[in-house]
RNA sequence: UGAGUAAGACAAGUGAUCGCACCAUAUAAUAAUUGGUGAGGAAAGUCCGAGCUCCAUAGGACAGGGUGCCGGAUAACAUCCGGUGGAGGCGACUCCAAGGAAAGUGCAACAGAAAUAAACCGCCGGCAAAAGCCGGUAAGGAUGGAAAGGCGAGGCAAGAGCUCACCGCCCCUAUGGUAACAUAGGGGGUCCAUGUAAACCCCACUCGGAGCAAGAUUGAAAUGGGAGCAUUUAAUGGCUGUCCGUCACGCUCCCCGUAAUCGCUGGAACCUGCGAGUAAUCGCAGGUCAAGAUAGAUGAUCACAUAAACAGAACUCGGCUUACGGCUUACUCAAUAC
RNA sequence: GCGUCUGUAGCUCAGCAGGAUAGAGCAACGGCCUUCUAAGCCGUGGGCCAGGGGUUCGAAUCCCUUCAGGCGCGCCA
Numbered sequence: 001u002g003a004g005u006a007a008g009a010c011a012a013g014u015g016a017u018c019g020c021a022c023c024a025u026a027u028a029a030u031a032a033u034u035g036g037u038g039a040g041g042a043a044a045g046u047c048c049g050a051g052c053u054c055c056a057u058a059g060g061a062c063a064g065g066g067u068g069c070c071g072g073a074u075a076a077c078a079u080c081c082g083g084u085g086g087a088g089g090c091g092a093c094u095c096c097a098a099g100g101a102a103a104g105u106g107c108a109a110c111a112g113a114a115a116u117a118a119a120c121c122g123c124c125g126g127c128a129a130a131a132g133c134c135g136g137u138a139a140g141g142a143u144g145g146a147a148a149g150g151c152g153a154g155g156c157a158a159g160a161g162c163u164c165a166c167c168g169c170c171c172c173u174a175u176g177g178u179a180a181c182a183u184a185g186g187g188g189g190u191c192c193a194u195g196u197a198a199a200c201c202c203c204a205c206u207c208g209g210a211g212c213a214a215g216a217u218u219g220a221a222a223u224g225g226g227a228g229c230a231u232u233u234a235a236u237g238g239c240u241g242u243c244c245g246u247c248a249c250g251c252u253c254c255c256c257g258u259a260a261u262c263g264c265u266g267g268a269a270c271c272u273g274c275g276a277g278u279a280a281u282c283g284c285a286g287g288u289c290a291a292g293a294u295a296g297a298u299g300a301u302c303a304c305a306u307a308a309a310c311a312g313a314a315c316u317c318g319g320c321u322u323a324c325g326g327c328u329u330a331c332u333c334a335a336u337a338c
Numbered sequence: 339g340c341g342u343c344u345g346u347a348g349c350u351c352a353g354c355a356g357g358a359u360a361g362a363g364c365a366a367c368g369g370c371c372u373u374c375u376a377a378g379c380c381g382u383g384g385g386c387c388a389g390g391g392g393u394u395c396g397a398a399u400c401c402c403u404u405c406a407g408g409c410g411c412g413c414c415a
Base pairs, nucleotide, nucleotide: 001334002333003332004331005330006329007328008327010325013304014303015302016301017300018299020038021037022036023035024034027031040310044321045320047319048318049317050316051315052211053210054209055208059244060243061242062241064207065206066205067204068203069083070082071081072080073079084098085096086095087094088093099202100201104200105199106196107195108194120141121140122137123136124135125134126133127132149167150166152164153163154162168191169188170187171186172185173184174183175182176181215262216261217260218259224255225254226253227252228251229250236248237247238246239245269288270287271286272285273284274283275282276281339411340410341409342408343407344406345405348364349363350362351361357395366382367381368380369379370378388404389403390402391401392400
C1' cells in the first nucleotide's frame, strides 16, 4: 500500500422564527399566557419467548404443534455464553435443525446386467471341431449421487477378509473430563450390509385458548327495526380440533345508531461505581424519570464551512431476522522498502 | 393495531405424502377453409413456478427468510 476478519460506539448539536401533541402553573371558564417534555437501532417483519387481561387457577382421553450434541445463563425462548464433534478458509476467523436408519413402513426417477438386488463385458475351469453351453469369480471395464470398507502383500485355476500388516468400523476396559467427548490398550473378518427422519415414524422434553379491537367502570345523551328457531334440559354459545365433562342463558342472523373514563406507561427499566464469573450474566451501593395519541403530535425555514443512509411509537418487555450511513480499534494474509 | 390465507404462461386454474423437457382452457401468432370476416380444423411460441438460502443424488412440491397482495376482527345498548 492492497485484500480481508472480528468487535465497538455514533447516527447529530446550538441559536432564531412559525407550527403540533401532552403535562404543570396562575388567570379566565374554556381559550389564550408562561415553563417543561416529545421516536429508533432497527420504532419494521410479526418469526419465536414472556408479562398483563378475559375465558373454569384452565379438568380427563385422543388427536395435533414445537424443540433435539454437552454444560451454563435467563422470567422464558427456537435466544445468549462457554465447550465437544463436523464443515469451509493459506490465515485472522466463520458456519452447522448436530437424537435414532440392527423398532417398523415408504422412497431411491433416468442410466445401468443388477439399486438392496447382483454375472453385461472381462478373467478362470469343464464340455465342444466351432458357434456356443454349464459352472466359478466382484480384482478390472461400463452406469450412477450411491455397487457388499480402503490400500499393500500372501494366496488361488481365476478371484475374494480367503489369510496377514496398516487405516477405517463395531465391542470391551483403563485414564482424563461435571458432561458431550478425547487418548491409550485389548478383542472382533457373521465387518449380514447404502442413503433419506427439513418422508411417515420411534425416543426424550415441552405446549390450554384468545388477544389491549384483551378487558374493566360510568352514563341514559341516542333507538331501535326486520327475519328465523325454541317454549324447557332441548337448541345455541363459551371452555381446545374431536369426544366426555362442565358453565351460562331464550338463541341465531341482517340493517341502523353509538359515547366518556380507565387499561397507558415506573419497568424482568436505565446510568455510574465496586465485587463474583473465562463469558453470557448476577449481586451490592448511589443516582435518574425519559412520548402516550385515539383519524392519531414529534414538523418547516434560516445561520454556524455542514447532515447524508435505512427509516416514523399506538399495551409493554426479552430476542431473532431483514434494510442501511459514515467512523474507530484490534488482528490476518500478500507485495514492496529498510 | 391483532389474526389469518394466497403467490405457477398475457388471464383463469391443474400439478405440491419429492423423480418433468412443468400441463389445460381462453388469449396471441402462422396455415387450411371462405369472395372476405366470424365460427371450425391443424400447428407454433410464450414460465428462471414471487425473490434469496438450506435439506436431499434430485425441490414448483419439504424447511427457513424476505417481498407483494387478499380476507377477517371488538365493547355498550